[in-house]
RNA sequence: GAGUUUGAUCCUGGCUCAGAAUGAACGCUGGCGGCAGGCCUAAAACAUGCAAGUCGAACGCUCUAGUUUACCAGAGAGUGGCGCACGGGUGAGUAACAUGUGGGAAUAUACCUUUUGGUACGGAACAACUUUUAGAAAUGAAAGCUAAUACCGUAUGGUCCCUUCGGGGUAAAGAUUUAUCGCCAAGAGAAUAGCCCGCACUGGAUUAGCUAGUUGGUAAGGUAACGGCUCUACCAAGGCGACGAUCCAUAGCUGGUUUGAGAGGAUGAUCAGCCACACUGGGACUGAGACACGGCCCAGACUCCUACGGGAGGCAGCAGUUAGGAAUAUUGGACAAUGGGCGCAAGCCUGAUCCAGCCAUGCCGCGUGAGUGAUGAAGGCCUUCGGGUUGUAAAGCUCUUUAGCUCGUGAAUAUAAUGACUGUAGCGAGAAAAUAAGCCCCGGCUAACUCCGUGCCAGCAGCCGCGGUAAUACGGGGGGGGCGAGCGUUAUUCGGAAUCACUGGGCGUAAAGCGUACGUAGGCGGUUAUGAAAGUUAGAUGUGAAAGCCCAGGGCUCAACCUUGGAAUUGCAUUUAAUACUCCAUGACUUGAAUUCGGGAGAGGAUAGUGGAAUUGUCAGUGUAGCAGUGAAAUGCGUAGAUAUUGAUAGGAACACCAGUGGCGAAGGCGACUAUCUGGACCGACAUUGACGCUGAGGUACGAAAGCGUGGGGAGCAAACGGGAUUAGAUACCCCGGUAGUCCACGCCGUAAACGAUGUGUGCUUGUCGUCGGGAGCUUUAGUUCUCGGUGACGGAGCUAACGCGUUAAGCACACCGCCUGGGAAGUACGGUCGCAAGGUUAAAACUCAAAUGAAUUGACGGGGGCCCGCACAAGCGGUGGAGCAUGUGGUUUAAUUCGAUGCAACGCGAAGAACCUUACCUACUCUUGACAUCCACAGAAUCUGGUAGAGAUACCUCAGUGCCUUCGGGAACUGUGAGACAGGUGCUGCAUGGCUGUCGUCAGCUCGUGUUGUGAAAUGUUGGGUUAAGUCCCGCAACGAGCGCAACCCUUAUCCUUAUUUGCCAGCACGUAAUGGUGGGAACUCUAAGGAGACUGCCGGUGAUAAACCGGAGGAAGGUGGGGACGACGUCAAGUCAUCAUGGCCCUUACGAGUAGGGCUACACACGUGCUACAAUGGCGCAUACAAAGGGCUGCAAACCAGCAAUGGUAAGCGAAUCCCAUAAAGUGCGUCGUAGUCCGGAUUGGGGUCUGCAACUCGACCCCAUGAAGUCGGAAUCGCUAGUAAUCGUGAAUCAGAAUGUCACGGUGAAUACGUUCCCGGGCCUUGUACACACCGCCCGUCACACCAUGGGAGUGGGCUGCACCAGAAGUCAUUAGCUUAACCCUUCGGGGAGGGCGAUGACCACGGUGUGGUUCAUGACUGGGGUGAAGUCGUAACAAGGUACC
Repeated sequence: GAGUUUGAUCCUGGCUCAGAAUGAACGCUGGCGGCAGGCCUAAAACAUGCAAGUCGAACGCUCUAGUUUACCAGAGAGUGGCGCACGGGUGAGUAACAUGUGGGAAUAUACCUUUUGGUACGGAACAACUUUUAGAAAUGAAAGCUAAUACCGUAUGGUCCCUUCGGGGUAAAGAUUUAUCGCCAAGAGAAUAGCCCGCACUGGAUUAGCUAGUUGGUAAGGUAACGGCUCUACCAAGGCGACGAUCCAUAGCUGGUUUGAGAGGAUGAUCAGCCACACUGGGACUGAGACACGGCCCAGACUCCUACGGGAGGCAGCAGUUAGGAAUAUUGGACAAUGGGCGCAAGCCUGAUCCAGCCAUGCCGCGUGAGUGAUGAAGGCCUUCGGGUUGUAAAGCUCUUUAGCUCGUGAAUAUAAUGACUGUAGCGAGAAAAUAAGCCCCGGCUAACUCCGUGCCAGCAGCCGCGGUAAUACGGGGGGGGCGAGCGUUAUUCGGAAUCACUGGGCGUAAAGCGUACGUAGGCGGUUAUGAAAGUUAGAUGUGAAAGCCCAGGGCUCAACCUUGGAAUUGCAUUUAAUACUCCAUGACUUGAAUUCGGGAGAGGAUAGUGGAAUUGUCAGUGUAGCAGUGAAAUGCGUAGAUAUUGAUAGGAACACCAGUGGCGAAGGCGACUAUCUGGACCGACAUUGACGCUGAGGUACGAAAGCGUGGGGAGCAAACGGGAUUAGAUACCCCGGUAGUCCACGCCGUAAACGAUGUGUGCUUGUCGUCGGGAGCUUUAGUUCUCGGUGACGGAGCUAACGCGUUAAGCACACCGCCUGGGAAGUACGGUCGCAAGGUUAAAACUCAAAUGAAUUGACGGGGGCCCGCACAAGCGGUGGAGCAUGUGGUUUAAUUCGAUGCAACGCGAAGAACCUUACCUACUCUUGACAUCCACAGAAUCUGGUAGAGAUACCUCAGUGCCUUCGGGAACUGUGAGACAGGUGCUGCAUGGCUGUCGUCAGCUCGUGUUGUGAAAUGUUGGGUUAAGUCCCGCAACGAGCGCAACCCUUAUCCUUAUUUGCCAGCACGUAAUGGUGGGAACUCUAAGGAGACUGCCGGUGAUAAACCGGAGGAAGGUGGGGACGACGUCAAGUCAUCAUGGCCCUUACGAGUAGGGCUACACACGUGCUACAAUGGCGCAUACAAAGGGCUGCAAACCAGCAAUGGUAAGCGAAUCCCAUAAAGUGCGUCGUAGUCCGGAUUGGGGUCUGCAACUCGACCCCAUGAAGUCGGAAUCGCUAGUAAUCGUGAAUCAGAAUGUCACGGUGAAUACGUUCCCGGGCCUUGUACACACCGCCCGUCACACCAUGGGAGUGGGCUGCACCAGAAGUCAUUAGCUUAACCCUUCGGGGAGGGCGAUGACCACGGUGUGGUUCAUGACUGGGGUGAAGUCGUAACAAGGUACC
């Protein structure tokens, strides 16, 4: 820096990614070289070989060879000297003077350098060797011989040591080639080692007290040396610790390495310094140096040998083996170089070291070819079928040879000799493009896209997330991107992460202010003077090892790498200065703080007393049937007298009005009145003290309610509990009762949303308006100005993510304290502590998720609010739901009952019309380039008569026919045959689509530009006040305008005018008829159809804001959009339609295509929708009679006449229609009849007979006649339509159509009732409010239970590790003692011996292993059990989010 919480936004906050690194490992791949690196695990066990020897110039001896008798050369074991304490390995232990850094004094030192002095005289042994002897071996034992630079004595001696200052003590070694090399004593130096001190150095307080040689002193001992180092003695009671002792866990430390801008973080491989260790534990010896990796002794475990008696061993040296593990190499060469040991030296030894081998483990370098080459080859992939891409890539042609190969030559590392590496590096020559490219990725982050396969499968995944039939996310192909002898993955570290914040964060609401105060330690602290110089600042000196990092040179062809120099090493110490600030010391000051005096305010606290109202109970009176309670009821009380009412009385608790964002208190909290005691604040004023202050870890005190203990009290209220209701249930909400408790005293508890969700204190920074307490001024009944202290409201700057805060800060600063670091698990477990208990306090982890949260925005929603509208309700009229039938649907059935439509918005819908056809379905029979389109070839005109078979499609035979155009080549149309490209599909997907449509809804809304506001999503405009049918209009306004909608423009209807006059009309004139515009004529009227006029709140009055508008009126045919229609904004419903059509993808291709016949779509226990006809007298029937509109008609409508009861038939005029026809309109009116009945209502059903259409009426048409005469007597719950020429009722026509309407569309006739009104139901609009919803309440979401898995707590216990205390035990060894045994050197001796000293043995002290007992702590495990987490669509309810339906907490 990015991704990820949301519909979107800002913030908070976690998770994740991009970078660098590694002693790495794994997967795929692998040409060369250089430089480096290579058991991180089992400090597990180790076969084998090697890793420390050397010296004959210290010594004797043995053997071998040579010369020659005495030497010389070599070898061997031994005595002796030096070395073996270095070098090499490892990191177990260690939280420590171990390490780092800087200091210090009480020390030692072989070899080295240097200085001074010395090196004299004697003595006794022991190895080797010889002999004997024990043993399997390892290894010894005894006797005897012998040398020395081995050992001992004496002398001398000094700048040595001790001293009582007289003195005393103390050394040596020789060898030799004659150059030297040694030896002894003492001093100095260098370097090394030991010791002491300051500072630095991991986590845990769920480890708070630890300590008995402990702390100090005296004396002694011991050490190289100081010291409680030791205790054998004595004395004192100290020492350490909140600046973290003790305990537990973890860990070698450092230079450095890695990351980072830095500060930091992580780390401590290789290289270098220090430390520690050497199978585990203990111990000392030798030595200059060890308590000793390749030495010794003891104990233990393990392994090996054994003759079973006893012995041997220690790879954390180099190789190597086994084991463990994801994982780490050769049983190589050489001492040539560097270095080490010994030696005078030659030299010997050296798994230190130098080299080589193995490994892409890392870093660095090189190569796998270069140029040219378009027909843009082939192949692959994609494609819109045109092409594109792979791609100059390849091939081809020309060229080069680094690396590698072959041959030749050939260094440096060594300045003289010696080269393991090594015939190596390099150089020269030669041949041939010849031998050499992979890995990961391509949804976003993140560079790079397409096809196929798959179909929530297989799989991917770092986070977000992909996959359910069009996957750039899975797998493969093509293409592309990145890196490249490597590339990815995994693991770990830092970074990003300002996500522990010193640099550099926060705490009103996101995580976070302790409930409040007092106060200890600590931190911080007013003005001023002087001194000192701790902090601070500057300089100098020492140190800060080398390597590394950085800079500048140099060397390998470059680089990595190596090398030289510099810088740096931010530190520590010493020292010299400075004195502003801080600290310290001593003075002074008054402003911080405190005190004194005088006042007034207050539910501040404690105790005692007093009061009235009310509730309840008791007693008495009056009085009678109810009271009480609820949404409605019931339980309850009451005729044993309630409730009500009057009087008296008892008892407890609380204090109406006053009362106020009024007062007081640190907070909790405090409210009748009076008294007593008592705390604090405030104001005013004079003085006093002189920084006495602020904060405050631990600590202490107070601390609502509930709860607990003891004793009282108990009126009302009231957990638990009982009853009644409500309910599906109701362990609730409501009702009737009711116990703890509420009250008092004393004692606990110590928590609350203990909240201003805001720690305390101080200073500074614009204001306005209230209110409480005090003071001052001016006026004065009021009041007003100033000031101090408190308490509120609104707001400026500033702050804030926003909301908001705003002198009472959440502003600007300072001081101190507390607290936070993703959500859940969890304020839980364990441990500690407090409590009588309940429980409080302190306080985790495993595991799990990618979020959780805050504020604000737009919507949607609410059993939130306000305003408004609609046949929405209401008021009415008529229906549906009951019956029969028609029709559609579901269901069922069926070979098939084709398909679609399914709440409103499917169901007389697609279908304006299924007998065949339609037709898509079923059965059967057939066809396969096809019933239909284009192209090719061949043949034939096309067409058609008759016949046969068949259900037909079809097949065969047969008759007739030879066309049209022509440039004569042929062409066009048609038919048949053949081949393939293709046709065809009412097959799937309406959730891939276009188009069309429904719906909210003819509801009044939906948006944009510019401007403005806001960090932003967004807002404003569009909200507000009025008004309207309307976002209609007016006014106001940080908005101003505009668009799509509304309205208007269009059609129709209502009035009039003009024009026109036939087929329509006929007033007037004329003719004619039985009658009729029938005729002449007319153009007035009606009608027709063109064009106009008319209506606009225009006029008047009132209301309103002088507006918009509304109300009323006039005029007018019509009055406030006159009636009706067409017209449907942005969008919603993945709404409907792939079966109108079009269309992507998929599927079928002798069939899911096509043809034919028959059947089906018409089935029928049933259910629903929409209708028709009725149930009758406002009627049925009969007779007579009046008045329409709008349509249709040549495959047609058909008059009139005739036939038939009729459907209809026959014949036939007229009319392509203002002329003719369909065509009688019906209800109505007049007269008659029926008389309330299953009827003279109703017509279903059925029998018979017919008519018509049509190839064809069986399945399955309509109509007519005769006969039959079912249900039904007005319809339960529920529900529909309609506000005027409407409902209701009456008939008429048309489309479709051969025929077939109760449906649909249209037409006119007759022609009502009602609307108080907006409380309620439904739908909608606007504003506002809440929200945990955004798939938007058909939302979200909680808990138990059941099942599976995971981690965890408890748990009778069980088994390990570590450890405290007490005791037993006591190897080896050291020290001490020693009366037993023993004893070459020295001393004495009478030579018999004695002494000094030593050795062995013994005893004591210390002590390792081991053992016993009893605690602590930690790990593992455990029947059973507790809660927690996660899981698919389980069960029960509905607690929360809206007033969430009882506000939530």